This is a predicted structure of a 72-nucleotide RNA (transfer RNA) from a Pseudomonadota bacterium.
It matches the Rfam family "tRNA". It is annotated as a transfer RNA. Gene Ontology term of the family: triplet codon-amino acid adaptor activity.
NCBI's taxonomy places the organism under Bacteria, Pseudomonadati, Pseudomonadota.
The sequence is in RNAcentral, with records from ENA.

RNA sequence: GGGCCUGUGGUGUAAUGGUUAGCACACGUCUAUGGCAUGGACGAAAUCGGGGUUCAAGUCCCCGCAGGUCCA
Numbered sequence: 001g002g003g004c005c006u007g008u009g010g011u012g013u014a015a016u017g018g019u020u021a022g023c024a025c026a027c028g029u030c031u032a033u034g035g036c037a038u039g040g041a042c043g044a045a046a047u048c049g050g051g052g053u054u055c056a057a058g059u060c061c062c063c064g065c066a067g068g069u070c071c072a
Base pairs, nucleotide, nucleotide: 001071002070003069004068005067006066007065010025011024012023013022018055027043028042029041030040031039032038048064049063050062051061052060
């Protein structure tokens, strides 16, 4: 330098182009206990950046960025 793959809460992951982006763990508040652990209820928190296509984009296309892998 070139090809391919990946990028979603703090972490791990789901979502056929169509409901308010779901689940688990973690975190916070409340609750149960004399207290801890554990349980229950509720809550905060995410689509790598920019542009395009579309009535509608996490998803499709283009250009970047980051990581992985292969070739040189």